[in-house]
Context: one part of a larger RNA
RNA sequence: CUCUCAUUCAGGAACUCGGCAAAAUAGCCCCGUAACUUCGGGAAAAGGGGUGCCGUUGUUGUCAUUCUGUUUUACACAGAAGAAGCAAUUGACGGUUGCAACAAAGAGGUUCAAGCGACUGUUUAACAAAAACACAGGGCCAUGCAAACUCGUAAGAGGAAGUAUAUGGUCUGACGCCUGCCCAGUGCUGGAAGGUCAACAGGAGAUGUCAAUCGUAAGGUGAAGCAUCGAUUCGAAGCCCCAGUAAACGGCGGCCGUAACUAUAACGGUCCUAAGGUAGCGAAGUCCCUUGUCGGGUAAGUUCCGACCUGCAUGAAUGGCGUAACGACUUGAACGCUGUCUUGAUGAGAAACUC
Numbered sequence: 001c002u003c004u005c006a007u008u009c010a011g012g013a014a015c016u017c018g019g020c021a022a023a024a025u026a027g028c029c030c031c032g033u034a035a036c037u038u039c040g041g042g043a044a045a046a047g048g049g050g051u052g053c054c055g056u057u058g059u060u061g062u063c064a065u066u067c068u069g070u071u072u073u074a075c076a077c078a079g080a081a082g083a084a085g086c087a088a089u090u091g092a093c094g095g096u097u098g099c100a101a102c103a104a105a106g107a108g109g110u111u112c113a114a115g116c117g118a119c120u121g122u123u124u125a126a127c128a129a130a131a132a133c134a135c136a137g138g139g140c141c142a143u144g145c146a147a148a149c150u151c152g153u154a155a156g157a158g159g160a161a162g163u164a165u166a167u168g169g170u171c172u173g174a175c176g177c178c179u180g181c182c183c184a185g186u187g188c189u190g191g192a193a194g195g196u197c198a199a200c201a202g203g204a205g206a207u208g209u210c211a212a213u214c215g216u217a218a219g220g221u222g223a224a225g226c227a228u229c230g231a232u233u234c235g236a237a238g239c240c241c242c243a244g245u246a247a248a249c250g251g252c253g254g255c256c257g258u259a260a261c262u263a264u265a266a267c268g269g270u271c272c273u274a275a276g277g278u279a280g281c282g283a284a285g286u287c288c289c290u291u292g293u294c295g296g297g298u299a300a301g302u303u304c305c306g307a308c309c310u311g312c313a314u315g316a317a318u319g320g321c322g323u324a325a326c327g328a329c330u331u332g333a334a335c336g337c338u339g340u341c342u343u344g345a346u347g348a349g350a351a352a353c354u355c
Base pairs, nucleotide, nucleotide: 002350003349004348005347006346007345008344010342011341014340019337027051028050029049030048031047036041038174052096053095054094055093056092057091058089059088060087061086062085065081066080067079068078069077070076097101109335110334111333112332113331114330115329116327117326121133122132137172138171139170140169141168142167143166149158150157151156175322176321177320178319180252181251182250185249186248187245188244189243190242191241194240195239196238201233205229206228207227208226209225212221213220214219253271254270255269256268257267280314281311292308293307294306295305296304
């Protein structure tokens, strides 16, 4: 030097990505306790005070005993008062030791604001515990039982010794207020008139071969059979087609002009589309330009909070916006507290090194 502890003037986060780490808080009793709220909570909110031992006294319990009442006359039963002692003490007063009395150990730091997720729970055994997963709740789709669906070639099994308040699949994710427009594309469901269309059926016909026949020959014609090819015709689903369906996959415009300052455009025109983004929210965990602009907090704030809306590229169960409670979550601020720091120092122990 390193490691593990302990202490530290003055200051008190100036450290740092960030109060990381450390310090601080801490038990019990009494007082007291805000916004907000789903009226349960929030809450141990916050913030104060007390705390050992001894004495006196009070209080409470127990009880000798006494009194009263009832009566079946047994001090039987019921009720009241209640000495001493003992026990308890959450009472009061006084005294007393110590730096300090929950004297050790053990034993919440607190508050404000925002984001996300409702919550308890689950997860990457061994770098991630979370805003991810799950969840109760909500929706849609399938399934009438030999169920749908899953495993298996099958038998068979699960579903289920269940029966639509059931089971399977899928999306969303408590609760509150809500969930707009588009069915053109893709998918799914239904339809069956028309178009298209496979195997099968069918076999018009064609070709090869050949008896025979014609021819001097070369060669021609060529029945039946055999072999090969094969048209019209018949022919299901599907596709085309016609509808429906978005808590199915998904999608939700542009240009130009216009008001008596200017600016802006309720308004008008035009093109395109299946329809042109509604309510909300908005520089957001989404905003490139950007440290946007204004306000707040600070002496000073690329973060934070509140607004604005010019949304590069928000938006409604791929849910939208709120929300009490909850969180080893994330962000910002404050109080307390401190060796994190100004800025070091000292002590104890361990290891290593040297002798």
A computed fold for a 355-nucleotide part of an RNA from a Candidatus Bathyarchaeota archaeon, annotated as large-subunit ribosomal RNA, domain IV. The coordinates come from a structure-prediction model, not an experiment, and the mean pLDDT is 86. Taxonomically the source falls in Candidatus Bathyarchaeota (Archaea, Thermoproteati). RNAcentral holds the full RNA, with entries from SILVA. Rfam family: Bacterial large subunit ribosomal RNA. Its family is annotated with structural constituent of ribosome and ribosome in the Gene Ontology.